Notes
The RNA shown here (transfer RNA) has 77 nucleotides and comes from a bacterium. It was read from a public genome assembly.

This record gives sequence, C1' cells and structure tokens, in this order.
RNA sequence: GUGGGUAUAGCUCAAUCGGUUAGAGCACUUGGCUGUGGACCAAGAGGUUGCCGGUUCAAUUCCGGUUACCCACCCCA
Repeated sequence: GUGGGUAUAGCUCAAUCGGUUAGAGCACUUGGCUGUGGACCAAGAGGUUGCCGGUUCAAUUCCGGUUACCCACCCCA
C1' cells in the first nucleotide's frame, strides 16, 4: 500500500425487516439480612452506540469519509 473484520455502560456482550424509553451478566452505590465479612434479597446510578457527514417521518442498524485495533496479502531490506 491492497482486501476483510471489529468499535454499544467500568469489563464481557445483546439489540429481529430501520420503528418510536438502547438492554443483560459481572462490577459499582444504597438498604435489608449477618456477631463481622462473603453469599443471598430489594432498589438505584451508570450511554455523544469510535468520530464527521448523508439518506429517511424515523438510524446501533443503510450510505460516504475518517480514526484506532486485529487478520491476510503485496513491495523494499
């Protein structure tokens, strides 16, 4: 350089044919329970869906560009 893939909560991951409040587990906070802690139970907080733009009544989802990372290949040594 060429081609492909990935990017969503602190971490690991979902999200149907584009469809109206973006969820789950773990972690975190508070309370309950317990002699203390763990476990367990209840509740809560936590999101610019990498970034910019476009299409659409409506975009995590479609299109273009771009950034980072991963894989394969090409060139030079």